[in-house]
Molecule: FMN riboswitch aptamer (RFN element)
Organism: Tessaracoccus flavescens
């Protein structure tokens, strides 16, 4: 000091206007963008993570059938070219594209509403180990 252990805290953004009997859901137009990485800043590279799927340790409840919650492991999951600079950029400059998970809903949702006072990749601080 790399690195262990443990504790605490932190850890997602974004909407008007038209039609409508009813849209933040349709049309037009706007806006948003976790995390770690990477020769130089990333929604779109290359891997995580929520969702939601199979499996299951082990837990609670049941007299029982059964049911509920679930660690660890697996599986699914969405998008970018093009010019410039410059040693180096699908990362910056500049034009112009594309994506956005499950329920719900008075009408079809990246932007409402719920699961979520959750979970979380993953950061910061302290403490002990540690040479």
């Nucleotide at each position: 000091a790399a690195c262990g252990u443990g504790u605490u805290c932190c850890g997602g953004g974004g909407u008007c206007g038209g039609u409508g009997u009813a849209a933040g859901u349709c049309c037009g137009a706007a806006c948003c963008g976790g995390c770690g990485g990477u020769g130089a800043c990333a929604g779109u590279c290359c891997g995580c993570g929520a969702c939601c799927c199979c499996c299951c340790a082990g837990g609670c409840c049941u007299c029982a059938u059964g049911g509920c919650c679930g660690a660890a492991g697996g599986g699914u999951u969405g998008a970018c070219u093009c010019g410039g600079u410059g040693a180096a950029a699908u990362u910056c400059c500049g034009a112009g594209a594309c994506c956005g998970a499950c329920a719900g809903u008075g009408a079809g949702a990246g932007u409402c509403u719920g699961g979520a006072u959750g979970g979380g990749a993953g950061g910061a601080a302290c403490a002990c180990g540690g040479c």